[in-house]
RNA sequence: GCUGACGUAGCUCAGGGGUAGAGCACUUCCUUGGUAAGGAAGAGGUCGGGAGUUCAAAUCUCCUCGUUAGCUCCA
Numbered sequence: 001g002c003u004g005a006c007g008u009a010g011c012u013c014a015g016g017g018g019u020a021g022a023g024c025a026c027u028u029c030c031u032u033g034g035u036a037a038g039g040a041a042g043a044g045g046u047c048g049g050g051a052g053u054u055c056a057a058a059u060c061u062c063c064u065c066g067u068u069a070g071c072u073c074c075a
Base pairs, nucleotide, nucleotide: 001071002070003069004068005067006066007065010024011023012022013021018055026042027041028040029039030038048064049063050062051061052060
C1' cells in the first nucleotide's frame, strides 16, 4: 500500500430500514438476627466521527478514525 472483519450501556455481546436490547456490574426496596444467594423495581446510550439516500438510518451507500487478520512492496 491492497483486501476483509470488528467498533452498540461500566464490562462481555445481540440486534442489519419502523419505540435501541440481553447477561454481569451499579442504585433502591423485599427477604434474613446478619451476610451471601434469591425476588421486585430503577438508572445508565450523541449505536467511533462526517456526509449521502429515504417519510424514516444503529441498520443501506460513500469518506474518515481506531483495533485486528491476511496479502504485497521497499529497506
Transfer RNA from a Flavobacteriales bacterium, 75 nucleotides, folded computationally. Model confidence (mean pLDDT): 81 of 100. Its Rfam family is "tRNA". It is annotated as a transfer RNA.